[in-house]
RNA sequence: CAGCGAGAAGGGCAAACCCACCGCGAGGUGGGGACGCAAAGCCACGGGGCCCACGAGGUCGGCCGGGCGGACCGA
Numbered sequence: 001c002a003g004c005g006a007g008a009a010g011g012g013c014a015a016a017c018c019c020a021c022c023g024c025g026a027g028g029u030g031g032g033g034a035c036g037c038a039a040a041g042c043c044a045c046g047g048g049g050c051c052c053a054c055g056a057g058g059u060c061g062g063c064c065g066g067g068c069g070g071a072c073c074g075a
Base pairs, nucleotide, nucleotide: 007073012037013036017032018031019030020029021028022027035062041068042067043066045065046064047063048060049059050058051057
């Protein structure tokens, strides 16, 4: 210097479920709520799931890979 790292402190995010609104729908946004998460931050590029009004369509980044990017102490 680089990688990995049990665990600590202070913060961050927020599954299911409930309410409101948007959408045909998958799903999204806001509020409540916490199962979990060191990228549960961002990107539909590859795979995959899902939806449809079946089109040169859409949706999911909290399914996997990839790209970008990433706070603090540390056995």

A computed fold for a 75-nucleotide RNA from an Actinomycetales bacterium, annotated as c-di-GMP-I riboswitch aptamer. The organism belongs to Actinomycetales, within Bacteria.